Transfer RNA from a Minisyncoccia bacterium, 73 nucleotides, folded computationally. NCBI's taxonomy places the organism under Bacteria, Bacillati, Minisyncoccota, Minisyncoccia. Model confidence (mean pLDDT): 80 of 100. The RNAcentral record of the sequence draws on ENA. Its Rfam family is "tRNA". Rfam describes the family as follows. Transfer RNA (tRNA) molecules are approximately 80 nucleotides in length.
RNA sequence: GCCUCGAUAGCUCAGGUAGUAGAGCACAGGUCUGAAGAACCUGGUGUCGUAAGUGCAAGUCUUACUCGAGGCA
Numbered sequence: 001g002c003c004u005c006g007a008u009a010g011c012u013c014a015g016g017u018a019g020u021a022g023a024g025c026a027c028a029g030g031u032c033u034g035a036a037g038a039a040c041c042u043g044g045u046g047u048c049g050u051a052a053g054u055g056c057a058a059g060u061c062u063u064a065c066u067c068g069a070g071g072c073a
Stems, first nucleotide, its partner, number of pairs: 001072007010025004019056001027043005049065005
């Protein structure tokens, strides 16, 4: 230098043929308890890496860039 894959909640990750962003864990509040843990109930906390483009509409498609992993030279 080129190629491939990845970047979404605090963490690990889903997200079909573009149509209101989700799960588990963690966390907060509540019930329970002498107190705590467990259990149960409630709550999603997010510029979807950055900037543009297409389109009625973009996490999703296109382009460039940044960062990470792997490969080729």